This is a predicted structure of a 474-nucleotide part of an RNA (small-subunit ribosomal RNA, 3' major domain) from an uncultured bacterium. It matches the Rfam family "Bacterial small subunit ribosomal RNA". Its family is annotated with structural constituent of ribosome and ribosome in the Gene Ontology. The full RNA is in RNAcentral, with records from ENA, Greengenes and SILVA.
Context: one part of a larger RNA
């Protein structure tokens, strides 16, 4: 000097503890062990693997298995050599892929030859989601948005090292004062950056609509005051008082204000740790395969199922059910695209179709909410399951998509030890859009609605800073 103690001290966080809602039981999704299989492709592994790479496994994706095939090669580059090439039909076959036939002779030229592009041919090479993430870049996690990591000069020490960075207040902070053999500096904290709140201006269309006048409708004239949309601007700094403090830094209160002491969110991650993860995004050293460990296809597989684990959905009901009713979001998405509106249909859809590349047109219905009946019961709860008949996508729904109607109605009556998330517009509860996407969301990332209860406190639990002590570790 670390690093560590069932050592002390001081502090801190949904860490506990107050409280609300789960998770562990149940019936299903999902991803993981096992275990089965031809093959169930591969990685991930306490916390920081397990709805995780996959923001979309029928083919395809794919990397696994079988079978059928090619061998310079599906792909780059150079060398010879032949002609266009393309296209089109028919057989063979499960396709790749083979053979047959029919069409058809490139540009450019300084006439030597050059350029594409196809077919051959030897060779250098290609190829490899094959091994090493314990050779490596890159780029993530993680402690931890925790307050700390260090450096030069000078000082102490013989040396490692020490000071500063500690020590007396304070802070969210190594953030500021004060003290001090230190004095200053750099990575970090703060700001500076983006939403959000509040107000002025500038602008008035696709957006408002206060009067005025019109309509079934801001629909139309008209107007841009309001609403909003979207540039700029201001506005908050302990500036003011009062109190406490050490005459500081700061902390309580208090006024004014839309916002008060960091205004709320985000973006931001210091030395470093874990030989963490990734060679299967890429990138690369070295090994290795090279008629295959490379590469094309058809079909199966990744969806298997005696278990066992993780994260969710949906419930077990009356604060609910089921039928009426028709009020009020925001986010964002649309041309191989969204699709109003009219007709069939019980429905999922389907036949026409206007409008719109969209503050205009459409996706759009918002749900909870209000009414009325159930009346306590395995039910009007609950939907798995499973049968019929059907619809969409798509070449194709057997293995293995989704939706829809009629039937059918399982286990559940609140869940052992134990264990998770939440501190305010949040928890808890509604619904709605988006990306992957042909088709497929209970996952995942956003928006709005309604809207709680609780922190007395730091003894404990876990994990973290700072000081100090001990030690047979480094």
């Nucleotide at each position: 000097u670390g690093a560590c103690g069932g050592g002390g001290g001081c502090c801190c966080g949904c860490a506990c503890a107050a409280g609300c809602g789960g998770u562990g039981g149940a019936g299903c999704a999902u991803g993981u062990g096992g275990u089965u299989u031809a093959a169930u492709u591969c990685g991930a592994a306490g916390c920081a693997a397990c709805g995780c790479g996959c923001a979309g496994a029928a083919c395809c994706u794919u990397a696994c298995c079988a079978a059928c095939c090619c061998u310079u090669g599906a792909c780059a580059u150079g060398c010879c050599u032949u002609g266009a090439c393309c296209g089109a039909u028919g057989c063979a076959g499960a396709g790749a892929u083979g053979c047959a036939u029919c069409u058809u002779u490139c540009c450019u030229u300084u006439c030597g030859g050059g350029g594409a592009c196809a077919g051959g041919g030897a060779c250098a090479c290609a190829g490899g989601u094959g091994c090493u993430g314990c050779a490596u870049g890159g780029c993530u996690g993680u402690c931890g948005u925790c307050a700390g990591c260090u450096c030069g000069u000078g000082u102490c020490g013989u040396g490692a090292g020490a000071u500063g960075u500690u020590g007396g207040g304070u802070u969210a902070a190594g953030u500021c004062c004060c003290g001090c053999a230190a004095c200053g500096a750099g990575c970090g904290c703060a700001a500076c950056c983006c939403c959000c709140a509040c107000u002025g201006u500038u602008a008035g269309u696709u957006g408002c609509c206060a009067g005025c006048a019109u309509u079934u409708a801001g629909u139309u004239g008209g107007g841009c005051a309001c609403u909003c949309u979207a540039g700029c601007a201001g506005a908050a700094c302990u500036g003011c008082c009062g109190g406490u403090g050490a005459c500081a830094a700061g902390c309580c209160g208090g006024a004014g204000g839309a916002a008060g002491g960091c205004g709320g969110g985000g973006a931001u991650g210091a030395c470093g740790u874990c030989a963490a993860g990734u060679c299967c995004u890429c990138a690369u050293g070295g090994c290795c395969c090279u008629u295959a460990c490379g590469g094309g296809u058809u079909g199966g597989g990744c969806u298997a199922c005696a278990c066992a684990c993780g994260u969710g959905c949906u419930a077990c009901a009356a604060u609910g059910g089921u039928g009426g009713u028709g009020a009020c979001a925001g986010u964002g998405g649309g041309c191989a695209g969204c699709g109003a509106c009219c007709a069939c249909g019980c429905g999922a859809g389907u036949g026409g179709a206007a409008g719109c590349g969209a503050a205009u047109c459409u996706c759009c219905a918002a749900a909870a909410g209000c009414c009325a009946u159930c009346u306590c019961a395995g039910u009007u709860c609950g939907g798995a399951u499973u049968g019929c008949a059907c619809u969409c996508u798509g070449c194709a729904a057997c293995u293995c998509g989704g939706g829809u109607g009629c039937a059918u109605g399982a286990a559940g009556u609140u869940g052992g030890a134990a264990u998770c998330g939440c501190u305010a517009g949040u928890a808890a509860u509604c619904g709605c859009g988006g990306a992957u996407c042909a088709g497929c969301a209970c996952g995942c990332c956003g928006c709005g609605g309604u809207g709680a209860a609780u922190a007395c406190g730091u003894u404990c639990c876990c994990g973290g800073g700072c000081c100090u002590u001990g030690u047979a570790c480094a």